This is a predicted structure of a 1226-nucleotide part of an RNA (large-subunit ribosomal RNA, half B) from a Planctomycetota bacterium. The RNAcentral record of the full RNA draws on ENA. The coordinates come from a structure-prediction model, not an experiment, and the mean pLDDT is 85. It matches the Rfam family "Bacterial large subunit ribosomal RNA". Gene Ontology terms of the family: structural constituent of ribosome and ribosome.

[in-house]
Context: one part of a larger RNA
RNA sequence: CGGUGGUUAAGGAACUCUGCAAAUUGACCCCGUAACUUCGGGAUAAGGGGUGCCUUCUGGGGUGUAACAGCCUCGGGAGGCCGCAGAGAAUCGGCUCUUGCGACUGUUUAUCAAAAACACAGGUCUCUGCUAACUCGUAAGAGGAUGUAUAGAGACUGACGCCUGCCCGGUGCCGGUAGGUUAAGGAAGCAGGUUAGCCGCUUCGCGGUGAAGCUUGCGACCGAAGCCCCGGUAAACGGCGGCCGUAACUAUGACGGUCCUAAGGUAGCGAAGUUCCUUGUCGGGUAAGUUCCGUCCUGCAUGAAAGGCGUAACGACAGGAGCACUGUCUCAACCACCGACCCGGUGAAAUUGUAGCCGUGGUGAAGAUGCCACGUACCCGCGGUUAGACGGAAAGACCCCGUGAACCUUUACUGUAGGCUGAUAUUGGGCUGAGGUAUAACCUACGUAGGAUAGGUGGGAGACUGUGAAGCGAGUGUUUCGGCACUCGUGGAGUCGCCGGUGAAAUACCACCUUGGUUGUGCUUUAGUUCUAACUUCAUCCCGUGUAUCCGGGUGAAGGACAGUGUCAGUUGGGCAGUUUGACUGGGGCGGUCUCCUCCUAAAGAGUAACGGAGGAGUGCAAAGGUACCCUCAACCUGAAUGGCAAUCAGGUGUUGAGCGCAAAGGUAGAAGGGUGCUUGACUGCAAGACCGAUAGGUCGCGCAGAUACGAAAGUAGGCCUUAGUGAUCCUGUGGUCCCGAAUGGAAGGGCCAUAGCUCAUCAGAUAAAAGGUACUCCGGGGAUAACAGGCUUAUCGCCUCCGAGCGUCCACAGCGGCGAGGCGGUUUGGCACCUCGAUGUCGGCUCAUCACAUCCUGGGGGUGAAGAAGCUCCCAAGGGUUUGGCUGUUCGCCAAUGAAAGUGGUACGUGAGCUGGGUUCAGACCGUCGUGAGACAGGUCGGUCCCUAUCUGCUGCGGGCGUACGAAACUUGAGGAGCCCCUUCCUUAGUACGAGAGGACUUGGAAGGACGUAGCUCUGGUGUACCAGCUGUCGCGCUAGCGGCACGGCUGGAUAGCUAACUACGGAAAGGAUAAACGCUGAAAGCAUCUAAGCGUGAAGCCUGCCCCAAGAUGAGGUUUCGUGUGGACUCGAUCCACGAAGCCCCCUGGAAGACUACCAGGUUGAUAGGCCGGAUGUGUACGCGCAGUAAUGCGCUCAGCUAACCGGUACUAACGGGCGAUCG
Repeated sequence: CGGUGGUUAAGGAACUCUGCAAAUUGACCCCGUAACUUCGGGAUAAGGGGUGCCUUCUGGGGUGUAACAGCCUCGGGAGGCCGCAGAGAAUCGGCUCUUGCGACUGUUUAUCAAAAACACAGGUCUCUGCUAACUCGUAAGAGGAUGUAUAGAGACUGACGCCUGCCCGGUGCCGGUAGGUUAAGGAAGCAGGUUAGCCGCUUCGCGGUGAAGCUUGCGACCGAAGCCCCGGUAAACGGCGGCCGUAACUAUGACGGUCCUAAGGUAGCGAAGUUCCUUGUCGGGUAAGUUCCGUCCUGCAUGAAAGGCGUAACGACAGGAGCACUGUCUCAACCACCGACCCGGUGAAAUUGUAGCCGUGGUGAAGAUGCCACGUACCCGCGGUUAGACGGAAAGACCCCGUGAACCUUUACUGUAGGCUGAUAUUGGGCUGAGGUAUAACCUACGUAGGAUAGGUGGGAGACUGUGAAGCGAGUGUUUCGGCACUCGUGGAGUCGCCGGUGAAAUACCACCUUGGUUGUGCUUUAGUUCUAACUUCAUCCCGUGUAUCCGGGUGAAGGACAGUGUCAGUUGGGCAGUUUGACUGGGGCGGUCUCCUCCUAAAGAGUAACGGAGGAGUGCAAAGGUACCCUCAACCUGAAUGGCAAUCAGGUGUUGAGCGCAAAGGUAGAAGGGUGCUUGACUGCAAGACCGAUAGGUCGCGCAGAUACGAAAGUAGGCCUUAGUGAUCCUGUGGUCCCGAAUGGAAGGGCCAUAGCUCAUCAGAUAAAAGGUACUCCGGGGAUAACAGGCUUAUCGCCUCCGAGCGUCCACAGCGGCGAGGCGGUUUGGCACCUCGAUGUCGGCUCAUCACAUCCUGGGGGUGAAGAAGCUCCCAAGGGUUUGGCUGUUCGCCAAUGAAAGUGGUACGUGAGCUGGGUUCAGACCGUCGUGAGACAGGUCGGUCCCUAUCUGCUGCGGGCGUACGAAACUUGAGGAGCCCCUUCCUUAGUACGAGAGGACUUGGAAGGACGUAGCUCUGGUGUACCAGCUGUCGCGCUAGCGGCACGGCUGGAUAGCUAACUACGGAAAGGAUAAACGCUGAAAGCAUCUAAGCGUGAAGCCUGCCCCAAGAUGAGGUUUCGUGUGGACUCGAUCCACGAAGCCCCCUGGAAGACUACCAGGUUGAUAGGCCGGAUGUGUACGCGCAGUAAUGCGCUCAGCUAACCGGUACUAACGGGCGAUCG
């Protein structure tokens, strides 16, 4: 010093994030008990009273008896006795009020979260008809369930009460299916390749055409779900507005207008666990209330089953208040035990470059034991303390980086299990309907005109008719409603055409064909229905080497070509999987940017960076190109109708200020500008030689060949005054082509030339194809890079100075000071990114400080717009001091009350190997907001593991060694160091000076006090586990009595010594010296003036003394006094060695208000050191025993008794026995 316990004066939560912890309460009996309530509760509510022992009376029960004897037990009454205290010890709720959340009992993160989270009964929605849905499984099979919609599954909500509004536009789900779209598959047909044949040329091989077959490609049409589409659905996912105006004070806005929407938030609640601003406003509570309760409503960003609002009861939940109680605190003290410490035994660990391991200032990779300088320091330990060793521990978890990882999400990308759907196989028969197609037959076809219903073309002059014409009747189909066609009956001989007329076309009849249709047949598609035999299922039935809810067979039943299963296909598909999700960046993110052109930066060659300063491009033009020829602009002046500053015209001035498609620069009038004519060189094949560039590539270009335009010609022309107008490679298309052609011939396909397809714009282009979250996280790295701190800087910040516009009645400067200027500081916010990411713990509080001074108080002064008093301002001054509470995590701040004052800053925003852990900043959870979501939020809220035995330095105590030139014992000096250092009030001077008054001093003397410090224990108290007494339970000493043990010393009441504070005493000073600001004397420079230059003074709590303490390791080791200073021997004859021994000292022993050990002190027989004994003091409070009184408990007497630690005095009874060291030298 700590841990665990005990007690505590006065106060009583002032402590603190918080009454954390502790204390209080506590058992049983009786009395009594509120709001509220779901009538059960609340309730042990709260709040009171009683409880021992003795005697006696009495009731009940049991046992038991001769007996109502006795024994056990549960009561009731009366009287008495003792103590501080009768549940006498131990076990053993503190209570109340109020709010939030959750109804409740339960459950949870084994090992930091027990909660408001989960669950829950109840509510609702959705699915599921049984081989159920759903789940597991490849399947068989199993769960669901040996259950059957009052059942099961999924989801949300979460007792109960009152309720649960509006929106179906989006997404999802459900339903619908006319239309659109749509796969595999089927399929008419078309095209390509090959080429028998044919034709042509004929070089004997080619060219053209080309059937069948084979083959390749395309493919009308048929073809499901899905999607589009239509509707429903919110206790599905979800959502639920803005602006302007308006009432006779003002304010507000019932009301109106307008825009938008799918609809614009209803009831309720509301600064909330949701409110940023915010500590909102008001009220309550408090002396004081960032919390709390109530209210308001301006709801950043409430709101109705991700339920809204209430709610009795319940809660190791969270907030607020009160009573009781207390060492939580003011403010700490004492005691016990266990550690620590000492001795004996045993005996780890992390850590460790080597260490002969100081301070300060500086320097330095920017915070030094190790470098520089200065200072300090004899050598070595032990106890203690943690300021430092950027201490130990853990290759930082924050941050960034990695073409790292893992999980999670989704309307990222790409897949995929599964689901749905179709085709096909397993897979068969019949019937019906519908369609397509082929074929046959038969019909069908209406503008107008025309006899009238003219399909087209051709032929055509005849055709039909007793094998029954016209006409009539009945019927069928069709219709343009006129008719047309057909059947049957009747009828019994004609009808139609040509011609004519009408018309675009002429009718009879025949042929071929078109449109639409009917019927038959063939093929084919499809829908429905039916059958049973595949296939499936069931059975209380039979059989099995048979026990069988099984399996197989049989029989029977049900279903049935469906289902199921295989393959193919479409769709759906975070259920699952693999991945992606850029870089630059004064950290990262957000923002911006990423290629090209022009200028500046760029430092007169080129080139040259930045998230430096300015602008542009991602084209245009068939003329805006070529050529030949011609012309000169802008602006201004003068003149002229409308006409003006500016239109067009005339004259003049006019070297470039215009124009040159588009940015800028360079260029340009002898044109690149402006016109006109003719035109296509906006050509093909090349290319000497150069320039730029890392490469890739970019740029310029003499000249040659071919073909051209213009020009008389020379010539010019391979786009444009120039510099932007862009994209490598792969892949693919199109055109061309002397190339290749997998036995051969072809073909397919490829090459080559030309050309096309990239905002591949992250523009030298990772893929054809890609977003997010992580606080559940992980790995590898980084102080290459952020957050803390340090460093540099000082914009900002703080302070100061200068200038003096103005304010101040007057007057710049008592006090202020515009616009400006210059500094200082390194406390703010920043900038930079220099040490530290193989770790420098971060806010606030507590504790303990220390420094600066730009001074809050106290001290000394100048000025004053200073009468006094009180102030304001400036100068000097850092000695000391600088409060307690309410709120909040707060620093800060506000408030209450004091006070002389309630200073500002630094010290890693001092201080976590010192404490705390309320805040922030892991994992849980809630709300609001954002996000489809995973999740996120310098938004709020409840909860949430703080390790380290000290090696070195430092600091603080205590020792050992050696030295201090003989050895000792004492007493000292003081170089040096350290401490102390404060202030108030009252009285007096004096109600004086001053002042009209009100008020009210300087100065002097005195008294008291606060805080602080030192010492002490006489007093007052605390404690007092060796003292005394009382008391309970139980055990023991055989019993009684009396004692003892245990129960926190068992509890309770007192208390000696010691220790101790709240108690007591004392302290700061006075005084001297030198000074600061300031005030002076004398006094020049400068004949004056001047406190100064020489000289001399006054002058502060400050400085040096004075006071107290340490101190000669003050190695510079000081001084004084006293004590001891002999003998013998050896030799190398010396400052030699050896032995005995001096003063003195030590070991050892007895002890101690001394003490961790050691040391120190008192003693050691010539002795009171300790114990014992004797006496006393003190404390307790009248012992045991005996006697007496009483029925007894008990009382009284002997008896202020007995006992009494550490205290005081005395007394050798016991123990202090014994041993060693130690000068003689110069």